[in-house]
Predicted 3D model of a 526-nucleotide part of an RNA (small-subunit ribosomal RNA, 5' domain) from an uncultured bacterium. The coordinates come from a structure-prediction model, not an experiment, and the mean pLDDT is 81.
Context: one part of a larger RNA
């Protein structure tokens, strides 16, 4: 100076930011990831036809039946759940920064360009019979469907094999092209647009290698056996001892290996004239991680916080046979601590998943609730006003000083407060929908609709100084002095020291004096 603070006394308002640093303790609730019926059987529920039957003269009205519509529970099937949120336990690492490299590579949606989109079959959910379980569940039979699963055909700039091979390239090497051969696709819907297959380029994202940089100890000096290299295979999207069989004895290290303590890393933020030190909390990137350890699955992507399998701790259910679970996601409990908030609204914006689109989800985002915790603004009145009034206080005491324009008293103003009234304000462009052009999705016109924050921000009136000031200090350091009490006591103190009867250093009290909605005191950093 500054702080993600506390803590003591004390507080008027807005505006913008911030708010569990300590127990990665342990967690009640609710809520945080779904969507699409324009893929499909289907019909639990809710609405609509329509058809029976019953009441009734009819209008009705009740029961039933039917997937006929609108829709949709719960399955099948697709996209996403690998984004968005969280925390920093580990990590001294190619983890992160920063260059450069990948002729050693992968890349769902998305763009562009080429070309297809043919014929067929077999089950399984779901429904429905039924069996065992206290539950979670789990199982057997008969049936049924897809843009789910198989199987055939065609395919070539794909992919192997084999030949020739311009040319590139530090270098193992790579390779346009050209011939032969042999493998590999696809799915519809709804109604004129949305997919599907293949194959190649682009774009985003991502994986890998390198140099260099990256904390502290030598009261840690030697470490290493897949350890170091090589040939082969394996494996990987891709390279490698990344793993393995054989072979070599290597490889590191005072230019600090190897132990061991400590730590997420940056942009940055503090501080300083600067060179430096100290810090990584909001906010961006980028890592790592989801009770603890381990391991694959599915995918384009995970070894996957709200997915599975095992082990382990540890809470609950239980019929004792067996089961269920993970807030380091938003609020919110308990514990811990000096210390840190609301079990709040809305998807209007912006974003993000699906969807042809209406739309549907979104504690991401925006908004409000609390907190002087932070900065930054207002304000808490102005102007005159001396018999320099009155009380305090202090003195060398008929008097004088001070407090002091300070009050009263006038005249002014009303920011801010209370009230009332305006304000549908700005954030809002558009996606639907019609229509025209131009030609099959674009542009333009025109139009319905939508606002949480809100009756909030601001406005104007009306009323009246009215609603609003403290905190620390006054020995020197270091601005600010006196008078009483006490009497080495009672205390004060950051240092030097104060205090034992005239204390400017204790405690009162007047005055000063600093800063000011704050003001001191502690931590801690420079």
């Nucleotide at each position: 100076g500054a702080u993600g603070a506390a803590c003591g006394c004390u507080a008027g308002c807005g505006a913008c930011a911030g708010g569990c640093u300590u127990a990665a303790c342990a967690c009640a609730u609710g809520c945080a990831a779904g969507u699409c019926g324009a893929g499909g059987g289907g019909c639990a529920g809710c609405a609509u036809g329509a058809g029976u039957g019953u009441a009734g003269c009819a209008a009705u009205a009740c029961a039933u039946u039917u997937g006929a519509u609108g829709g949709c529970g719960a399955c099948c099937g697709g996209c996403g759940c690998a984004c968005g949120g969280g925390u920093g336990a580990g990590u001294a690492a190619c983890g992160c920064g920063u260059a450069u490299c990948c002729a050693a590579c992968c890349u769902g949606c998305c763009c562009a360009u080429a070309a297809c989109u043919c014929a067929g079959g077999g089950a399984u959910a779901g429904g429905c019979u039924u069996u065992c379980g206290a539950a979670a569940g789990a199982g057997a039979g008969a049936u049924u469907a897809a843009u789910a699963c198989c199987u055939g055909a065609u395919g070539g700039u794909a992919u192997c094999a084999a030949a020739a091979g311009a040319g590139a390239g530090c270098a193992u090497u790579u390779g346009a092209u050209u011939u032969u051969g042999a493998u590999u696709a696809a799915a519809g819907a709804a109604u004129u647009u949305c997919g599907g297959u293949u194959a190649u380029g682009g774009a985003u994202g991502g994986g890998g290698a390198u140099g260099c940089g990256u904390c502290c100890g030598a009261u840690u000096a030697g470490c290493u056996g897949g350890u170091u290299g090589g040939c082969g295979g394996g494996g990987u999207a891709a390279c490698g001892g990344c793993c393995c069989a054989c072979c070599a004895a290597g490889g590191c290290g005072a230019c600090g290996a190897u132990c061991g303590g400590u730590a997420g890393g940056g942009g940055u933020u503090c501080u300083g004239a600067g060179a430096g030190g100290a810090a990584g909390g909001u906010c961006c990137c980028c890592c790592a991680c989801a009770u603890u350890g381990g391991a694959a699955c599915u995918g384009a992507g995970a070894c996957a916080c709200g997915g599975u399998c095992c082990a382990a701790a540890c809470u609950c259910c239980u019929a004792c046979g067996g089961g269920a679970g993970g807030c380091a996601g938003c609020a919110g409990u308990g514990a811990g601590g000096a210390a840190u908030a609301u079990u709040g609204g809305u998807c209007a914006a912006u974003g993000g998943g699906c969807g042809a689109g209406a739309g549907c989800c979104u504690g991401a985002a925006c908004c409000a609730g609390c907190c002087a915790a932070g900065u930054c603004g207002c304000g808490u009145g102005a102007a005159g006003g001396a018999u320099g009034a009155c009380u305090g206080c202090c003195c060398u005491a008929u008097g004088g000083g001070u407090u002091g324009u300070a009050a009263a008293c006038u005249u002014c103003u009303u920011u801010u407060a209370u009230a009332a009234a305006g304000g549908a304000a700005u954030a809002a462009a558009a996606a639907g929908a019609u229509g025209u052009a131009c030609g099959u999705g674009u542009a333009c016109a025109u139009u319905a609709u939508u606002g949480u924050a809100u009756g909030u921000a601001c406005u104007u009136u009306a009323u009246g100084a009215a609603u609003a000031a403290g905190c620390a200090u006054c020995g020197g350091c270091u601005a600010a002095c006196u008078c009483c009490g006490u009497g080495c006591c009672a205390g004060c103190a950051g240092c030097c020291g104060c205090g034992g009867u005239a204390a400017u250093a204790c405690g009162g009290a007047g005055g000063a004096u600093g800063c000011g909605a704050g003001c001191g005191u502690u931590a801690u950093c420079c």
The full RNA is in RNAcentral, with records from ENA and SILVA.